About this RNA:
A computed fold for a 1526-nucleotide RNA from an uncultured Planctomycetota bacterium, annotated as small-subunit ribosomal RNA. The sequence is in RNAcentral, with records from ENA, Greengenes and SILVA.
[in-house]
RNA sequence: AGAGUUUGAUCCUGGCUCAGAACGAACGCUGGCGGCGUGGAUUAGGCAUGCAAGUCGAACGAGAAAGGGUUCGCAAGAACCCGAGUAAAGUGGCGAAAGGGUGAGUAGUACCUAGGUAACCUGCCCUGAAGAUGAGGACAACAGCUCUAACGGGCUGCUAAUACUCAAUGUUUCCGCGACUUCGAAUGUGGUUGCGGGCAAACGGUAGCCUCUAUUUAUAAGCUUCCGCUUCAGGAGGGGCCUCGGGCCUAUCAGCUAGUUGGCGGGGUAAUGGCCCACCAAGGCUGGGACGGGUAGCCGGUCUGAGAGGAUGGUCGGCCACACUGGGACUGAGAUACUGCCCAGACUCCUACGGGAGGCUGCAGUCGAGGAUCUUCUGCAAUGGGCGCAAGCCUGACAGAGCGACGCCGCGUGGGGGAGGAAGGCCUUCGGGUUGUAAACCCCUGUUGCCGGUUAAGAAUGCUAGGGUGCGAAUAGCGCUUCUAGUUGACUAAGGCCGGUGAGGAAGCCACGGCUAACUUCGUGCCAGCAGCCGCGGUAAGACGAAGGUGGCAAGCGUUGUUCGGAAUCACUGGGCAUAAAGCGUGCGUAGGCGGCCAGAUCAGUCGGGUGUGAAAUCCCUCGGCUCAACCGAGGAACUGCGCCCGAUACUGUCUGGCUUGAGGUCCGGAGGGGAGAGUGGAAUUCCCGGUGGAGCGGUGAAAUGCGUAGAGAUCGGGAAGAACGCCGGCGGCGAAAGCGACUCUCUGGUCGGAAUCUGACGCUGAGGCACGAAAGCUAGGGGAGCAAACGGGAUUAGAUACCCCGGUAGUCCUAGCCAUAAACGAUGGGCACUAGGUAGUGGCCGUUCCUAUGCGGUCACUGCUGGAGCAAAUGUCUUAAGUGCCCCGCCUGGGAAGUACGGUCGCAAGACUAAAACUCAAAGGAAUUGACGGGGGCUCACACAAGCGGUGGAGCAUGUUGCUCAAUUCGAAGCAACGCGAAGAACCUUACCUGGGCUUGACAUGCUCGUAGUAGCUGCCUGAAAGGGCGUGCGAUCCUCUCCCGAGGAAGCGAGCACAGGUGUUGCAUGGCUGUCGUCAGCUCGUGUCGUGAGAUGUUAGGUUAAGUCCUGUAACGAGCGAAACCCUUGCCCUUAGUUGCCAGCGGGUAAAGCCGGGCACUCUAGGGGGACUGCCGGUGUCAAACCGGAGGAAGGUGGGGAUGACGUCAAGUCAUCAUGGCCCUUACGCCCAGGGCUGCAAACGUGCUACAAUGGCGGGUACAAAGGGUUGCGAACUCGCGAGAGGGAGCCAAUCCCAAAAAGCCCGUCCCAGUUCGGAUCGGAGGCUGCAAUUCGCCUCCGUGAAGUUGGAAUCGCUAGUAAUCGCGGUUCAGCUACGCCGCGGUGAAUAUGUUCCUGAGCCUUGUACACACCGCCCGUCAAGCCAUGGGAGCCGAGAGUGCCCGAAGUCGCGAUCCCAACCAGCAAUGGAGGGUAGCGCCGAAGGCAAGCUUGGUGACUGGGACUAAGUCGUAACAAGGUA
Repeated sequence: AGAGUUUGAUCCUGGCUCAGAACGAACGCUGGCGGCGUGGAUUAGGCAUGCAAGUCGAACGAGAAAGGGUUCGCAAGAACCCGAGUAAAGUGGCGAAAGGGUGAGUAGUACCUAGGUAACCUGCCCUGAAGAUGAGGACAACAGCUCUAACGGGCUGCUAAUACUCAAUGUUUCCGCGACUUCGAAUGUGGUUGCGGGCAAACGGUAGCCUCUAUUUAUAAGCUUCCGCUUCAGGAGGGGCCUCGGGCCUAUCAGCUAGUUGGCGGGGUAAUGGCCCACCAAGGCUGGGACGGGUAGCCGGUCUGAGAGGAUGGUCGGCCACACUGGGACUGAGAUACUGCCCAGACUCCUACGGGAGGCUGCAGUCGAGGAUCUUCUGCAAUGGGCGCAAGCCUGACAGAGCGACGCCGCGUGGGGGAGGAAGGCCUUCGGGUUGUAAACCCCUGUUGCCGGUUAAGAAUGCUAGGGUGCGAAUAGCGCUUCUAGUUGACUAAGGCCGGUGAGGAAGCCACGGCUAACUUCGUGCCAGCAGCCGCGGUAAGACGAAGGUGGCAAGCGUUGUUCGGAAUCACUGGGCAUAAAGCGUGCGUAGGCGGCCAGAUCAGUCGGGUGUGAAAUCCCUCGGCUCAACCGAGGAACUGCGCCCGAUACUGUCUGGCUUGAGGUCCGGAGGGGAGAGUGGAAUUCCCGGUGGAGCGGUGAAAUGCGUAGAGAUCGGGAAGAACGCCGGCGGCGAAAGCGACUCUCUGGUCGGAAUCUGACGCUGAGGCACGAAAGCUAGGGGAGCAAACGGGAUUAGAUACCCCGGUAGUCCUAGCCAUAAACGAUGGGCACUAGGUAGUGGCCGUUCCUAUGCGGUCACUGCUGGAGCAAAUGUCUUAAGUGCCCCGCCUGGGAAGUACGGUCGCAAGACUAAAACUCAAAGGAAUUGACGGGGGCUCACACAAGCGGUGGAGCAUGUUGCUCAAUUCGAAGCAACGCGAAGAACCUUACCUGGGCUUGACAUGCUCGUAGUAGCUGCCUGAAAGGGCGUGCGAUCCUCUCCCGAGGAAGCGAGCACAGGUGUUGCAUGGCUGUCGUCAGCUCGUGUCGUGAGAUGUUAGGUUAAGUCCUGUAACGAGCGAAACCCUUGCCCUUAGUUGCCAGCGGGUAAAGCCGGGCACUCUAGGGGGACUGCCGGUGUCAAACCGGAGGAAGGUGGGGAUGACGUCAAGUCAUCAUGGCCCUUACGCCCAGGGCUGCAAACGUGCUACAAUGGCGGGUACAAAGGGUUGCGAACUCGCGAGAGGGAGCCAAUCCCAAAAAGCCCGUCCCAGUUCGGAUCGGAGGCUGCAAUUCGCCUCCGUGAAGUUGGAAUCGCUAGUAAUCGCGGUUCAGCUACGCCGCGGUGAAUAUGUUCCUGAGCCUUGUACACACCGCCCGUCAAGCCAUGGGAGCCGAGAGUGCCCGAAGUCGCGAUCCCAACCAGCAAUGGAGGGUAGCGCCGAAGGCAAGCUUGGUGACUGGGACUAAGUCGUAACAAGGUA
């Protein structure tokens, strides 16, 4: 720091996703040790049990028991002593308001920060001052009686105090009234002072002593000591109250408020205050968000981040709130009190049914719910707290231990050597590679674990004893003491140290397609599965599962969840709005924001310095302590904030004064469809009336509906009506926009120019608000010619609720009022300023020219085009900015759901405005690029059409295919480009198929082992359909080495066995090779350069030309390559060379005839070589070009004809069955052999052909002329036989020699006479021939007989442009033969037509549009049907919450209190009375509860609405091309 993902590719916009860090976590797999942390986040749900707050006998009274002892007693027992002034309980004091827990509530009575208190309080503690005098009466405990199940009481009686009461004194103090004075922001504050009034206490406690005093010899009321008590002042620390500022979401909550806001007076409080009350006034809060709703404890901090921010508030610390829920007060210094009290409620428990008890959100623990969170542990040793003089007691605070890998940190699971690179695993091209120095093995070490031993810090106090010292009369006592000694450890033997042991007990998890580091094999076969995103899986998956290997981290590793980051993806730092999401339709204007020039004042903002605060902890730096680290400690820095003080004064603000350039006014001119009202006009249209006229009109692609003989249309005249204003008219004008178009008048707004002058910043923008606002629509009333939704009819169509046609109502028009929208668009908010030009228009003004029309120059406003810089993703924009800046407003934040639902506001309605969510997708988009496509355009080709000739489609047959059938009918080929195709030869063979019979190292290859010796080979018999199986006989080898040539060994062969062979089994979508097709079309590319951010473009486009990207010219291109052309073959003319088997002109011979012979090589011909044609020449056209047209010459003329030759690529085209080949599959069979059958089967359909339908013909007879081929298991002559196929025969020929061989159409003669025929030949019967082992399935040929369909072929469709089509025959291939009418060749005869490119098909180039890119056989929309999901409405139903009104009214405070009760004080001898206190009762308030009407919110609901999603459902074809009606 980025990366993946929209596309064929590109740039941009934009979302989604990933890599990082973190966590009070959870889950999965795994798990050695230690340290330090941390651990109920959910049900503030319910809780068994134990413990968590007591203490003081030095405040007080009273005071046991068990047990033991002594004495008495016969015993029972009694007394006394110890236990013990102990326990327990009580009075009293202090504490219990702390500590500990939790986060429910709380959006402000809270918290944070900074202040205020002149409006306050403060127990214990500290300092200072003063004091403590005299009296009194009770109540518990206790005892007796008594009620109750219990909890708990009641009555009578006794008693103490540091409990309570009264009186005295009372400085300062408190209250009231004054005086003086300081200070201050007001009420006031501080100080001094006068008068009046008021208020204290514990002669309490302890220990000791006898100096003083008193009794008297030991005590005390004395003394000493310490602890207490009272009053006041002060301090420290703690709190109360008040104030500015700060920190959540929601406006689909916009108005809220009656103690409400203020005042006066009072009450209340420690204290201000509507805190409370009476009265008076009518205020107070709010867009800078009141009120309401939702959520939430706040902060220091924590996590993240470069920071700014964002998120968060667990542990630790500060504050707050709460304690079963709600209400209430009491006590007290302090509470409205977690383990106090009262009441109400819910719940649990006890009960004798009458009543009672309880509150773990303390520590443990339990149940429940939950994905999930621990021990009913030890100790007060330390730290801290309460009480106490103290010892001490209490302390689930705390210190520790336990449990949990929950986190952080540290350590270990060994180290070194060790290659035959062991075995095993995995892979393999079978060679090897890898695991891998890894292991084994050798040598070591000793962390940790285990065993044994030993030992420290945490401990300092306190106390006791001693020493020192102070008070004191004191050697007593007490206080103090950095002195000495002794004593105190839960944790805990865990840790440390020492020894022993022995590599021994200790490694997993995840990933490996890209992002992202790490790859292979097998299995699986869109299955099973994976997946964070993109996406993998449909038979070779690096993506699933396993294995091996590798990468990463490591006692952990992954997953899930959450937060920040990346995300500049809410943009303060740091974004945008023409087309990607985004400028309000337009203006006026309120608040607000911003604001010209000069000067002065001020110092609020701003800036500088100082100071206070910003708790500690945390973070950071430095240093230090645990062996290191985590962790901990110390110091520093920091805490970016806030307050106060001082200073600066440029800028901003504020105040004051001035200015004129912004803005506005006045004056003089100007242009204009600006607006409103009233009036006027002509053309056209329709209708009405009349005339003429007489059959159609109208309408369309074509028609029809419609109108018309009752007279239409046409035409002329007259009249009526309504609406709109032609030409001018113009990217011309005006207006804010919507919008405005005949003419005249009236009223009226804005604007431009010019010259001066006036005001003096009066300005810009503008949330809300107000106004205007096309069309359609609505209300009411008019009006209604034309047009025209709806509707009717006619067409079109598969349908046609459309497009076209005929009609036609609302409406369109006017008046009044609504509506408030639009692609209300420049898809571009307004204002100001600045930043190159060119050109045109509109309206002014100025200057200049000799002339005039006017030209020229300048300037202001407006309207266009073009364009450099700049900007921009690009397109583009560019003084009319989308440039550069400033100010203000509006708006955007992925697509869909959706501008929808709900709510609200507006509206008569239609609807408008405001405006979500669930759910769903990995995109949706913008601009541009290359293609492809278009029922887009332009140019141009092609037997593409047209022109023409002949066919196919109809018939019969042949052949191929589909289908069907079958045991099998083997397989492949499938639009063109499968279908007389692979087949250039299926009776057996072929043959791959079927049935049956057999073989198993095999029909065939290679290697190894063993065997075989008369072996291989030849040969016989039996069985069998054959293959095969079985049994024999005889003959009888070859090669190599050694050799004492008897032989031995080996090769070949054979037999047995092992490796392996074999497969036309599968995959042409794993492949090579070959082939088809577009297409012999003219294209396809590259290098360098240039342009573009880029994909790409340019070149290759353009103007000509060509068969051609052929050539020329132009040109940011210049060149080049593959194609085209040429080179090659063949054919056409000539020359030359050479003449046998070819030829025969001349010479000779010769025949019935014939180059038959001699001879010749002239000619033909053969086959080698060469020439020839190049737009070379002439004329014209053309850009001085290329080239084209015409002509000459020439055998041939513009590529002479034909062939071979096929660019980059396309079709996952074809072929695994030619061959080759990866993978998979079969292995006594999916291999191999054999016999027979099948590939030839036949309701049907198609393709390709043959033969025909006849007279341009058939038949019979005669007769002429080719080329190219083939031939020795071959062609086969003559001759003979046969009607013939053919047979016999065998000459000649390995072929320019011989043979096949006749060419046929043609020509001549004859016949047939238009008919199912003398056409046609299918089919069938018979007889033959040939090949072959064999013609039954299933061959060909011949002859005789038979004589079918068919009379020129529907829709449709094919070939061909010249030696072509058509027609005629000939040859070859394969082959024993042949189903060949096929295919490949050869020659003979030999046409017609092309005016042309509108149309059909295909193709090329340029251009245009595109939502297509597996590319129009594309894409894609909506209803319906199905499944599933979430959601709106919904008669209602069920909850929850907050309030309001009324009723009832607990506890309790307060008030009243005539009833009743009462020790302290007063009066009184007393009785009693008084003062005072209490109580019943009453009153105000008042929780819960009840009633009532609503509000908010959630769940559910028959039915219903749309929506999203879901490979292959239905109907159509809306959109994308002019998408076929833009």